[in-house]
Context: one part of a larger RNA
RNA sequence: UGAACGCUGGCGGCGUGGCUAAGACAUGCAAGUCGCACGGGCCUAGCAAUAGGUCAGUGGCGCACGGGUGAGUAAUGUAUCGCUAACGUACCCUUAGGUUUGGGAUAGCCAUCCGAAAGGAUGGGUAAUACCAGAUGACAUACCCCUUUGGCAUCAUUGGGGUCUCAAAGCCGCAAGGCACCUUUGGAGCGGGCGAUAUCGUAUCAGGUAGUUGGUGCGGGUAACGGCCCACCAAGCCGACGACGCGUAGCUGGUCUGAGAGGACGGCCAGCCACAUCGGGACUGAGACACUGCCCGGACUCCUACGGGGGGCUGCAGUAACGAAUCUUCCGCAAUGCACGAAAGUGUGACGGAGCGACGCCGCGUGUGGGACGAAGUCCUUCGGGAUGUAAACCACUGUCAGGGGUUACCAAGUUCUGAGGAACCCCAGAGGAAGGCACGGCUAACUCUGUGCCAGCAGCCGCGGUAAGACAGAGGUGCCGAGCGUUAGGC
Numbered sequence: 001u002g003a004a005c006g007c008u009g010g011c012g013g014c015g016u017g018g019c020u021a022a023g024a025c026a027u028g029c030a031a032g033u034c035g036c037a038c039g040g041g042c043c044u045a046g047c048a049a050u051a052g053g054u055c056a057g058u059g060g061c062g063c064a065c066g067g068g069u070g071a072g073u074a075a076u077g078u079a080u081c082g083c084u085a086a087c088g089u090a091c092c093c094u095u096a097g098g099u100u101u102g103g104g105a106u107a108g109c110c111a112u113c114c115g116a117a118a119g120g121a122u123g124g125g126u127a128a129u130a131c132c133a134g135a136u137g138a139c140a141u142a143c144c145c146c147u148u149u150g151g152c153a154u155c156a157u158u159g160g161g162g163u164c165u166c167a168a169a170g171c172c173g174c175a176a177g178g179c180a181c182c183u184u185u186g187g188a189g190c191g192g193g194c195g196a197u198a199u200c201g202u203a204u205c206a207g208g209u210a211g212u213u214g215g216u217g218c219g220g221g222u223a224a225c226g227g228c229c230c231a232c233c234a235a236g237c238c239g240a241c242g243a244c245g246c247g248u249a250g251c252u253g254g255u256c257u258g259a260g261a262g263g264a265c266g267g268c269c270a271g272c273c274a275c276a277u278c279g280g281g282a283c284u285g286a287g288a289c290a291c292u293g294c295c296c297g298g299a300c301u302c303c304u305a306c307g308g309g310g311g312g313c314u315g316c317a318g319u320a321a322c323g324a325a326u327c328u329u330c331c332g333c334a335a336u337g338c339a340c341g342a343a344a345g346u347g348u349g350a351c352g353g354a355g356c357g358a359c360g361c362c363g364c365g366u367g368u369g370g371g372a373c374g375a376a377g378u379c380c381u382u383c384g385g386g387a388u389g390u391a392a393a394c395c396a397c398u399g400u401c402a403g404g405g406g407u408u409a410c411c412a413a414g415u416u417c418u419g420a421g422g423a424a425c426c427c428c429a430g431a432g433g434a435a436g437g438c439a440c441g442g443c444u445a446a447c448u449c450u451g452u453g454c455c456a457g458c459a460g461c462c463g464c465g466g467u468a469a470g471a472c473a474g475a476g477g478u479g480c481c482g483a484g485c486g487u488u489a490g491g492c
Base pairs, nucleotide, nucleotide: 001489003488004487005486006485007484010364011363012362013361014360015359016357017356018322024319025318027317028316029315032061033060034059037058038057040055041054042053043052044051045050068275069274070273077199078198079197080196081195082194083193084192087191088190089189092187093186096183097182098181100134101133102132103131109124110123111122112121113120114119140165142163143162144161145160146159149156150155170179171178172177200247201246202245207238208237209236212235213234214233215232216231217230219229220228250272251271252270253269254265255264256263257262277298278297279296280295281294300311301310302309303308328354330353331352332351336350337348338347339346340345367397368396369395370394377388378387379386380385401433403428404427405426406425407424408423410422411421436481437480438479439478440477441462442461443460447476448475449474450473451472457464458463
């Protein structure tokens, strides 16, 4: 140290846990919400009008966040400092205004039909905040003329005039009004783009490059600059300050170590990037080239009536496989946050918690006081005795943790209500349920006996063992740590 292995193992708190096969995945869940946008089906109450509930569909917002992983990437990345006069921005705040007249469809539904299924076809008919057309419209857009100020340049900007283009939707409420909608100004936050500097090894990689380098074209494309793309023209551009190639690698804040300088690393947490079975593509949208959207191709896999269809855990759990090795198919939306909603609320494997693992750090306990020139047992012995050792027994006490019972400050914001889970306080019994591991030749703290006899074995280095071994094995004793102790691997 994200560790593993051996022996051992009482409790709690806080962390942490697939480093290997970015290999394959059974099953469940992980993104919905709104009936105060709309028509309708069903249910309930009612004689009915109607009211309430619920549901698929149209419509709106969200699904581009949150969550995972590190494959790729040596620069289209990251870090720091700048630039954007070359740009965007739904929701939120803010400025100024507006919300007019019409129209045609379509799902749902009904009927008929095709298909094993997935699903689909034809006809009829219906609504909207869905779609379309017209009107009005500027301080918005684009262009032209005059003008002010600024900038490194292309240019930007102030004021005036002219031309051009483009808008809208309603719902709730008795009402007042509220929430929406359209155009527009500025902002906040977020994002796109550009530059400088820094960013591993290798020269047994020395030359590399044809959209390559530059220009022209009110070219195309984009929110936007640009060979980003295209046509034509020129022959440039990069390179020992290491181009090009090969290998390796996500980057940073940081982490470990060290007196520092430095060295090594980038797991958890936070920021950025990249990816979502492999490869490619666009659509929708404010935003994607989109993990649980679409299309095409490949591999794999499942269903099939053989005609054809379905799938993507690098989300949370879980499975087999791989491996020295890494957890529950748990509880809850009570809190924090997010999506939707006028709200009530709904959803949320984000998150909050619990579970498992001494994997790590920290804390606590396994009793406390008294008690013999000192029981027994065991070991040693010069047989006198010595050691274990106040250790035990015995006496007196205490009540942590674990166990049992009870109560409710707190996590609850919002005087009520809401707790998955946690926590605090009070009472009861009883020394009871709780100690091991490694070492003892020198380095290195700690010594004797017996067995063995270069055997069996030990070992990090030096080295021990061939008949008195402090080094092997057992025992007694001792030392060091202690719910741990050793070993292995790795970093300084």
Source information: Predicted 3D model of a 492-nucleotide part of an RNA (small-subunit ribosomal RNA, 5' domain) from an uncultured bacterium. Its mean pLDDT, the model's own confidence on a scale to 100, is 84. RNAcentral holds the full RNA, with entries from Greengenes.